[in-house]
RNA sequence: AUGAAGGCAAGGGGAGAGACUGUUUAACGGCGCCGAAGGAGCAAGCAACCUUUUUUGUGAAUCUCUCAGGCAAAAGAACUCUUGCUGGACG
Numbered sequence: 001a002u003g004a005a006g007g008c009a010a011g012g013g014g015a016g017a018g019a020c021u022g023u024u025u026a027a028c029g030g031c032g033c034c035g036a037a038g039g040a041g042c043a044a045g046c047a048a049c050c051u052u053u054u055u056u057g058u059g060a061a062u063c064u065c066u067c068a069g070g071c072a073a074a075a076g077a078a079c080u081c082u083u084g085c086u087g088g089a090c091g
Stems, first nucleotide, its partner, number of pairs: 006086008018031001020030003032071003038067001039065003045058004
């Protein structure tokens, strides 16, 4: 300064699955389901050990699991867009 990634705030968009059932509507259970709050697990690769085989550490997700959460609406919602602030890669 013609200012990247990242972070924060506000606003917009934002999927899935029983408005099942018991009780007394919410809540709490029963059975059945969903994954895009969060959480957990792991491949290749890399590193170290080993010096045949291996072993250990690190290692991503919208993948997997479903602990939590959710299954009319509302709320929430990964992700994304706009604006502002921060930031200071790069020149």

The RNA shown here (Glycine riboswitch aptamer) has 91 nucleotides and comes from Bacillus thermotolerans. Of the family's consensus pairs, 90% are formed in the model. Taxonomically the source falls in Bacillus (Bacteria, Bacillota, Bacilli, Bacillaceae). RNAcentral holds the sequence, with entries from Rfam and Ribocentre. Its mean pLDDT, the model's own confidence on a scale to 100, is 79.